[in-house]
RNA sequence: CAGAUCGGAUGGUCGCUGUCUUCGCAAGAAGAGAGAGGAAAGUCCGAACUCCAUAGAGCAGUGUGCCGGAUAACGUCCGGGAUGGCGGGUUCAAGCCCGUUAGACGGAAAGUGCAACAGAGAAUAUACCGCCUGAGGCCGUUAAACGCCCCAGGUAAGGGUGAAAAGGUGCGGUAAGAGCGCACCGCUCGCGCAGCAAUGCGUGAGGCACGGCAAACCCCACACGGAGCAAGACCAAAUAGGGAGGGAAUUGCGCUCCUGCUCGGCGCGCCAAACCUUCGGGUAGGUCGCUUGAGCCAUGCAGCAAUGCAUGGCCUAGAGGAAUGACCAUCGCGGCAGCAAAUGCCGCACAGAAUUCGGCUUACAGAUCUG
Numbered sequence: 001c002a003g004a005u006c007g008g009a010u011g012g013u014c015g016c017u018g019u020c021u022u023c024g025c026a027a028g029a030a031g032a033g034a035g036a037g038g039a040a041a042g043u044c045c046g047a048a049c050u051c052c053a054u055a056g057a058g059c060a061g062u063g064u065g066c067c068g069g070a071u072a073a074c075g076u077c078c079g080g081g082a083u084g085g086c087g088g089g090u091u092c093a094a095g096c097c098c099g100u101u102a103g104a105c106g107g108a109a110a111g112u113g114c115a116a117c118a119g120a121g122a123a124u125a126u127a128c129c130g131c132c133u134g135a136g137g138c139c140g141u142u143a144a145a146c147g148c149c150c151c152a153g154g155u156a157a158g159g160g161u162g163a164a165a166a167g168g169u170g171c172g173g174u175a176a177g178a179g180c181g182c183a184c185c186g187c188u189c190g191c192g193c194a195g196c197a198a199u200g201c202g203u204g205a206g207g208c209a210c211g212g213c214a215a216a217c218c219c220c221a222c223a224c225g226g227a228g229c230a231a232g233a234c235c236a237a238a239u240a241g242g243g244a245g246g247g248a249a250u251u252g253c254g255c256u257c258c259u260g261c262u263c264g265g266c267g268c269g270c271c272a273a274a275c276c277u278u279c280g281g282g283u284a285g286g287u288c289g290c291u292u293g294a295g296c297c298a299u300g301c302a303g304c305a306a307u308g309c310a311u312g313g314c315c316u317a318g319a320g321g322a323a324u325g326a327c328c329a330u331c332g333c334g335g336c337a338g339c340a341a342a343u344g345c346c347g348c349a350c351a352g353a354a355u356u357c358g359g360c361u362u363a364c365a366g367a368u369c370u371g
Stems, first nucleotide, its partner, number of pairs: 001371006008331007016035002019032005037350001041361002044359005049228004061224005066080005081105001083102008106219002111217002113213002128159002130155005136149003167185006186208001187206008232288004242279005252270004257265002295314008332348006
């Protein structure tokens, strides 16, 4: 440095929440046994499960993006490849080889856009310094040369600026230079071979175009309905609404009879409050969902590994205005006091279930093991 495991121990007392057994009509009592994590956290991904929605197709939006494998699935994991960083070896150097490490690693040859500052120039390349050639001038000279100034050109080797300056290194070449030529390396295209593939290796051709940014828009390919256990299912009060049925007496209206008319009376029908019965929805409350599961442990086998398979064993919170706590004793560790010993005091990392799994990320005193 990397990985893995643990993360105060033992005993006692008193409590708290479930479970089981016994007793009890019940209320309850007694006994037994169980009771937070590696992250229970963030809620960032992926699923199970549940309900709602849903002809089909497209747009928008979001996400993912080298290859192969693992997995229920994943943006996770494993193996591999290419690239970049770091270290080492080798080479004149470029480069190559080995080890290690990193990650949103499709496309910059569809289009649009961006690049502050610095710099002459930032993608139609560029001439600031420098280098070279030529003309002129000055100085100087017998005449030149050298030097200085200036003008016209050439030049991308060298310097300088920058995150980045238009293939690299070497040799040749040249006025100086330049793929201008050659060798090696790189690159592009073709072919062959190896590999499931990413890709690699070999070979031929071409002097070499096509800088960077896509975690800028964008393009391409693929995937994606929504809400979440306060999901949802069942049982179900009281009260207040709603539906149906009944509805005494009285009142009202109508009809009929007594009686031709009025009053009155009998009977029937209609309306209909209270009230009664009943139905239905919702609420309080209760039950389920709820913890036996992509489970855990051990061994063996297959595989480089992730992981899978087989056999055997185990049951390990399930609360829900929400238990899992407090104290004592001994020991351990750390700190402080003390010259020291004895001893005393203080403290025990991060944190804490809430439907359940697989990941990722973040927090974490200390201890142990392996490489």
Bacterial RNase P class A from a soil metagenome, 371 nucleotides, folded computationally. Rfam family: Bacterial RNase P class A. Rfam classes the family as a ribozyme. From the family's description: Ribonuclease P (RNase P) is a ubiquitous endoribonuclease, found in archaea, bacteria and eukarya as well as chloroplasts and mitochondria. The coordinates come from a structure-prediction model, not an experiment, and the mean pLDDT is 76. Of the family's consensus pairs, 94% are formed in the model. The sequence is in RNAcentral, with records from MGnify.